Background:
This is a predicted structure of a 105-nucleotide RNA (THF (Tetrahydrofolate) riboswitch aptamer). Of the family's consensus pairs, 83% are formed in the model. Its mean pLDDT, the model's own confidence on a scale to 100, is 78. The sequence was found by an Rfam model in a public genome assembly.

RNA sequence: UGAAGAGUAAAGUUGCGCUCGUUAAGUGUUGGCCGGACGGGGAGUUGUCGGCUGAACGAAAAGCUAUCGUAAUGGCUUGCGGAGCGCGGCUUGCAUCCCGCUUCA
Numbered sequence: 001u002g003a004a005g006a007g008u009a010a011a012g013u014u015g016c017g018c019u020c021g022u023u024a025a026g027u028g029u030u031g032g033c034c035g036g037a038c039g040g041g042g043a044g045u046u047g048u049c050g051g052c053u054g055a056a057c058g059a060a061a062a063g064c065u066a067u068c069g070u071a072a073u074g075g076c077u078u079g080c081g082g083a084g085c086g087c088g089g090c091u092u093g094c095a096u097c098c099c100g101c102u103u104c105a
Stems, first nucleotide, its partner, number of pairs: 001105005010092010020081003029055008040099004061078007
């Protein structure tokens, strides 16, 4: 100097466990504002994640049972929800640029 390569945060999916909702919160979509993270170092987006706030859309219950009684509340079981969290498996994985690292020449 040239060529090849490795590694992160994280994302997706799946199994198990716990929990929440089913009197609809959550999830998903979207406007505004604010903030964060993005291989070992630097820069960093129109990408990505989160918080606050607004908008539109929008869901699945059933059975049994306890309590002074036909009402209310609670419990259990089976479901349902693009629900949440934890652990494990699998897949993908620096937007991009520069430097560094490993191997070979």